[in-house]
Molecule: transfer RNA
Organism: Patescibacteria group bacterium
RNA sequence: AGGCGCGUAGCAUAAUUGGCUAAUGCAUUGGUCUCCAAAACCAACGAUUGCAGGUUCGAGUCCUGUCGCGCCUG
Numbered sequence: 001a002g003g004c005g006c007g008u009a010g011c012a013u014a015a016u017u018g019g020c021u022a023a024u025g026c027a028u029u030g031g032u033c034u035c036c037a038a039a040a041c042c043a044a045c046g047a048u049u050g051c052a053g054g055u056u057c058g059a060g061u062c063c064u065g066u067c068g069c070g071c072c073u074g
Base pairs, nucleotide, nucleotide: 001073002072003071004070005069006068007067010026011025012024013023019057028044029043030042031041032040050066051065052064053063054062
């Protein structure tokens, strides 16, 4: 330099060939329980889907550019 793949919540993953309000577990916070704590149970919180544009009635998904990581080729 060229090619391929992956970027979604603090962490780990979903989202069925574009469709209703992006889901689950852990973590965090609050509550129940307990003498206290842990465990267990209940609830809450948290995402401009790496970034910037485009296509579409509608984009996490398709297209373009760009950034980061990994692999391959020279």